Record summary
Model confidence (mean pLDDT): 85 of 100. The part of an RNA shown here (small-subunit ribosomal RNA, 5' domain) has 507 nucleotides and comes from Blastococcus sp. CT_GayMR19. The organism belongs to Blastococcus, within Bacteria. The sequence was found in a public genome assembly. It matches the Rfam family "Bacterial small subunit ribosomal RNA".
[in-house]
Context: one part of a larger RNA
């Protein structure tokens, strides 16, 4: 000197964008954060309505609109937190998969034939304090299983072409094996299956790079290779038997300390050096440790088991839970914020669709924490007034400063008028959280609005008084023992300024 997610001290007028638990990945009380689809399905309820009535209700119907718990569908792997682990193909970068997989989208071909059998909602028992179950009966579908067909799958045998080694391409050909489907609503459409392609996400691999330590030098048995099996979407010691003895390693292997990485980001003429908050890409993680199910997609934060801690409820038999989403609480700490408002905009899941959900986001609130812009007035005004300080006592300073005349009215106040964001969505009627905000007009009054730090050198700004190596100051060098420009306090000055020092990190 520059920069911070700062912090502290002193001080503080306004608004615009930004940004706020660095510490204990410590425990968490409440409320909210992932639902929708009645155009999948049977039921129940409300509603209309017929016919009976003993006026409670009952029975038939049922266009209709609504509402639900239950099966079913698709979502819940997204979107939001975090930064424990991890020194590692996590990560950048750049390749390769002829070794893969992708729901929903988009496109192209083909197809949607025919049959069953439960079961949960519901009743009816039953067990428990709950949590929940456990039994008997009833019935639905796009639920679940059957047969049929059928390119393609898997395999036998063949035919061209090609490559980069295993090999691939011709939806070649011809025979075997075993494989498909679903309907709804109402005249248009939404679905279903099968296989080809495409986007789109993803997984594996390798090649290079990016930390400390040698007071860590020798490391390795699934360990290096093989071959046969197993498992995956799919390579592969991933696993497994069996074979061979291999593999790493001063180019630092093993071990140990620390760490998410990166785009960036600070800082510098670069060259580097520090750093990874907020934004964005990847990771990993969800109380702690393991497991696997479902599913296109998970070992799945607000799923599920099973182990520990820890907290809660029990009728002691036994159940419940997981803020490293959002607020918000306690605790740690020098320190970090509202238990707000909206789904009005973007996006998101469900849906034909209206719509519903959505703490994602969009705002509002608090905090000078940051950056930025604005104001606290402007012009005149010398008897150079009072005051205060100094002083050679003449006087000099504070000082055009005040007062006094004038003029202005930014922002703050106050009335009046008052949005874009919606070219959205809705048949329309209407629809804005922010917000009566932001603009715009008028109104009154200079009116409501400066401090903090330093003035011995370095470094810009000096005099009195107090104090007397004492209080005390100090970045350094070094001030104070009786005239201290270097303490303290006043005047004056120099710096910045709604700020300004301090302290700590970096360069």
């Nucleotide at each position: 000197g520059g920069a911070c997610g700062a912090a502290c001290g002193c001080u503080g007028g306004c608004g615009g964008c930004g940004u706020g638990c660095u510490u204990a990945a410590c425990a968490c009380a409440u409320g909210c954060a992932a639902g929708u689809c009645g155009a999948g399905c049977g039921a129940g309820c409300c509603c209309c309505u017929u016919c009976c009535u003993u006026c409670g209700g009952g029975u038939g119907g049922g266009u209709g609109u609504g509402c639900u718990a239950g099966c079913g569908g698709c979502g819940a792997a997204c979107g939001g937190g975090u930064g424990a682990g991890u020194a590692a193909c996590a990560c950048g970068u750049g390749g390769g998969c002829a070794a893969c997989c992708u729901g929903c989208c988009c496109u192209c071909a083909g197809c949607u034939c025919u049959g069953g059998g439960a079961u949960a909602a519901c009743u009816c028992c039953a067990a428990g304090a709950a949590a929940u179950u456990g039994g008997g009966g009833c019935u639905a579908a796009u639920a679940c299983c059957g047969g049929a067909u059928a390119u393609g799958a898997c395999u036998g045998c063949u035919g061209a072409c090609c490559g980069c080694a295993u090999g691939g391409u011709c939806u070649g050909g011809u025979g075997g094996u075993g494989g498909a489907a679903a309907g709804a609503u109402u005249u248009a459409u939404c679905g279903g299956c099968u296989g080809g392609g495409g986007a789109u996400g993803g997984g594996c691999c390798c090649g290079c790079g990016g930390c400390c330590u040698a007071u860590c030098a020798g490391c390795u048995u699934g360990u290096u290779g093989g071959u046969g099996g197993g498992g995956u979407a799919g390579u592969g010691g991933c696993c497994u038997a069996c074979c061979a003895a291999g593999g790493c390693g001063a180019c630092g292997a093993c071990g140990g300390g620390u760490a998410g990485c990166c785009g960036g980001c600070c800082u510098g003429a670069g060259a580097g050096g520090g750093u990874g908050a907020c934004c964005g890409g990847c990771c990993a993680c969800a109380c702690u440790g393991g497991g696997a199910c479902u599913g296109a997609g998970a070992c799945a934060c607000g799923g599920c088991c099973c182990a520990g801690a820890c907290u809660c409820c029990u009728a002691c038999g036994g159940g419940a839970g997981g803020c490293a989403g959002c607020a918000g609480u306690g605790g740690g700490g020098a320190a970090u914020a509202u238990u707000g408002c909206g789904c009005a905009a973007u996006g998101g899941g469900c849906g034909g669709a209206a719509g519903c959900c959505u703490g994602a986001c969009g705002c509002a609130g608090c905090g000078a924490c940051g950056c930025c812009g604005c104001g606290u007035g402007g012009g005149g005004g010398a008897u150079g007034a009072c005051g205060g300080c100094c002083u050679u006592c003449g006087g000099g300073u504070u000082g055009u400063a005040a007062a006094c005349c004038u003029c202005u009215u930014u922002c703050a106040g106050c009335a009046g008028g008052g949005a874009c964001g919606a070219a959205g969505c809705g048949a329309g009627a209407g629809u804005g959280a922010c917000g009566g905000u932001a603009c715009c007009u008028g109104c009154a009054g200079a009116a409501g609005a400066a401090g903090c730090a330093c003035c011995g050198g370095c470094c810009a700004a000096c005099u009195a008084c107090g104090u007397g190596c004492c209080a005390g100051c100090a970045g350094c060098c070094g001030c104070g023992g009786u005239a201290a420009u270097a303490c303290g306090u006043a005047g004056g000055g120099u710096g910045c300024a709604a700020g300004c020092g301090u302290u700590g990190u970096c360069c």